This is a predicted structure of a 73-nucleotide RNA (transfer RNA) from Variovorax sp. WDL1. The prediction has a mean pLDDT of 81. RNAcentral holds the sequence, with entries from ENA and Rfam. It matches the Rfam family "tRNA".
[in-house]
């Protein structure tokens, strides 16, 4: 150098063919306990890894950079 994949909530990850973003778990308050812990009910959280484009409309499509795997040289 040159190909791929991959980046969304703290953490793991979905998100179908473009219609405007969700779960596990974990946090917070309750419930149940004699108390924890387990189980259970709510409940907060997001510049979707940046910058431009295209589009009425972008997490998703193009282009350019960043960072991570892996593959080739």
């Nucleotide at each position: 150098g040159g190909g791929u994949c991959g980046c969304u909530a703290g953490c793991u990850c979905a998100g179908c063919u473009g219609g405007a973003a969700g779960a596990g778990c974990g946090g917070c308050g309750g419930a149940c306990u004699c108390u924890u812990a387990c189980u259970c009910c709510g409940u907060a959280g997001g510049u979707c890894c940046c910058c431009g484009g295209u589009u009425c409309g972008a997490g998703c499509c193009c282009g350019g950079g960043g960072c991570g795997g892996c593959c080739c040289a």